Large-subunit ribosomal RNA, domain II from a Saprospiraceae bacterium, 686 nucleotides, folded computationally. Its mean pLDDT, the model's own confidence on a scale to 100, is 84. The source organism's lineage runs through Bacteria, Pseudomonadati, Saprospiria, Saprospirales and Saprospiraceae. The sequence was found in a public genome assembly. Its Rfam family is "Bacterial large subunit ribosomal RNA".

Context: one part of a larger RNA
RNA sequence: GCCUACGAGUUACUCCUCACUAGCGAGUUUAAGUACUUAAGGUACGGAGGCGUAGCGAAAGCGAGUCUGAAUAGGGCGAUUAGCUAGUGGGGGUAGACGCGAAACCUGGUGAUCUACCCAUGAGCAGGUUGAAGGUUGGAUAGUAUCCAAUUGGAGGACCGAACUGGUAAACGUUGAAAAGUUUUCGGAUGACUUGUGGGUAGGGGUGAAAGGCCAAUCAAACCGGGAGAUAGCUCGUACUCCCCGAAAUGCAUUUAGGUGCAGCGUUGAUAAGAGUGUGCCGGAGGUAGAGCUACCGAUAGGGCUAGGGGGCGUCACUGCCUACCAACCCCUGACGAACUCCGAAUGCCGGUACAUUGCGUCAGCAGUGAGGCUAUGGGUGCUAAGGUCCAUAGCCGAGAGGGAAACAACCCAGACCAACAGCUAAGGUCCCAAAAUACUAUCUAAGUUGAACAAACGAUGUGAGAAUGCACAGACAGCUAGGAUGUUGGCUUGGAAGCAGCCAUUCAUUUAAAGAGUGCGUAACAGCUCACUAGUCGAGCGUUCUUGCGCGGAAAAUGAUCGGGCAUCAAGAUAGUUACCGAAGCUUUGGUAUCAUAUUUAUAUGAUAGGUAGGGGAGCAUUCUAAAAGGCUGAGAAGGUGAGUUGUGAGACUUGCUGGAGCAUUUAGAAAAGAAAAUGUAGGC
Repeated sequence: GCCUACGAGUUACUCCUCACUAGCGAGUUUAAGUACUUAAGGUACGGAGGCGUAGCGAAAGCGAGUCUGAAUAGGGCGAUUAGCUAGUGGGGGUAGACGCGAAACCUGGUGAUCUACCCAUGAGCAGGUUGAAGGUUGGAUAGUAUCCAAUUGGAGGACCGAACUGGUAAACGUUGAAAAGUUUUCGGAUGACUUGUGGGUAGGGGUGAAAGGCCAAUCAAACCGGGAGAUAGCUCGUACUCCCCGAAAUGCAUUUAGGUGCAGCGUUGAUAAGAGUGUGCCGGAGGUAGAGCUACCGAUAGGGCUAGGGGGCGUCACUGCCUACCAACCCCUGACGAACUCCGAAUGCCGGUACAUUGCGUCAGCAGUGAGGCUAUGGGUGCUAAGGUCCAUAGCCGAGAGGGAAACAACCCAGACCAACAGCUAAGGUCCCAAAAUACUAUCUAAGUUGAACAAACGAUGUGAGAAUGCACAGACAGCUAGGAUGUUGGCUUGGAAGCAGCCAUUCAUUUAAAGAGUGCGUAACAGCUCACUAGUCGAGCGUUCUUGCGCGGAAAAUGAUCGGGCAUCAAGAUAGUUACCGAAGCUUUGGUAUCAUAUUUAUAUGAUAGGUAGGGGAGCAUUCUAAAAGGCUGAGAAGGUGAGUUGUGAGACUUGCUGGAGCAUUUAGAAAAGAAAAUGUAGGC
């Protein structure tokens, strides 16, 4: 892991409540017990007692009333009637109460053969090294003081190192050789040493050179039995079928936030006709969006005018003067505000009315939900961040399958009763993968831009369209040839300044086709080159600006790239338009099933409906046993097993082959140890 068996809403009650069924009914019903009996049963008797028939008040008490009260007022609770008993079912209560599951708590015992410490009594420690005290002898000395030397001696939680004991480091081992080891290495090794045997200390207790260590592979409170099925607002699991309806993830409260109560939303039954929804019209309330502010409050840019202030000047002082400084009121222009408003919608809301439609209300039984999520829109918060968070409105997912978006809960289309080798469409598509246009018309793009899903500021003779303006056959623009002069080296400045360092200027005048008191190189200054400007040559368009379409650069990400792929360039790209076609469980067609409503002729017709989690309601199938009926099948082969066929919407049922070898089925009722794929389920097998 699989297979087989087992495995979870049960049972009890003088309990409560509701529905249905039955008996009797202003009543209803017996309990214990007794008698009889065909004796785990039944029948009869038994009226004790219970519930109901009257309530109100604390009570005395009164009574269809009563209590309060001074009250004959008002108010509270009542009265104008249906119950009782039994059964079945839904729900609740009390019990373990659907099943399994704690960590723990208490109580009584069992443990110190492991280990901690202690007591008693024994045992063990190769070999080597060092050489304390003390003693002896000698010497120093005045000395029996003191000191020195040699020798003797054999101390030590001394040294090195086996046994023994420990466990430092590393590797291996890690379904091991081993539930703690092996190898190498390492500490102690006469001591606070190691060890044998016997004994002692016991669970809130022991023992502890102290690590919460150890107390039998168990220790921040051992183990075993019991209380005990502790409790578990927690997790997991909870078993056959079909049919109808179908939620919630919100509000308030909560030692409450993953629980619960009430309400909301679901379902079933009863009941009433009171109502709900949509659209049109009519009538209302309102202060949002927007807008506005010389209409307030607050904030606010520039200018004007000008109080007040600052600064400067002035004066003996006062009065004064100036001000590109600050600035109130007022004026002009501009402009802001969730907690501003002179204004002010659309929606939405309320009422009335007409039409359409079907769901709304009340009571009772039973729930589940009270973690929601995404998208769009209006906002708060946040960074106008988040697949963020908190509200509101709508849709969808949740509980929704189908088609499209390559794939993709929520996006787009569309709500699956069943069947069909029928048709039409939606979104989206029509070159191939791959159903349908290599369709048509007109443009654009050259970047593979693009071919559905990210790009900016900025830069650029990319290219299409439109507009404005200037020059041009009296010859433009570009190129080529030639000229580009004179007064004059203008004046000043300066060492120099001659078109060209700098300053000045009615930068003037002459000759000219034209030529600046000079556009840029250049020189120390000149010179030289060049430009403006002009002529010739050439021969038709040339320049500037703005708006706009599609493109270009800007453009960097981690395993190999790509539009889903192949591939596509007058597209299979982009823009605008046209006509076909494809395309879904949508719609239609044909046949069928079920539910509900209506109608009646009671079996049909017509109409509507039939996605579905939690959950509510209804109808059935199967298993075991019991009772009754019928008296069925069976050694000419029961149950069971294993194949085949038939049949039912399904759970299932029936027939039959083989196997098997002795019981089994049908109908109507009843009772349950009554259905397994899951619980890290339990046991067995493989």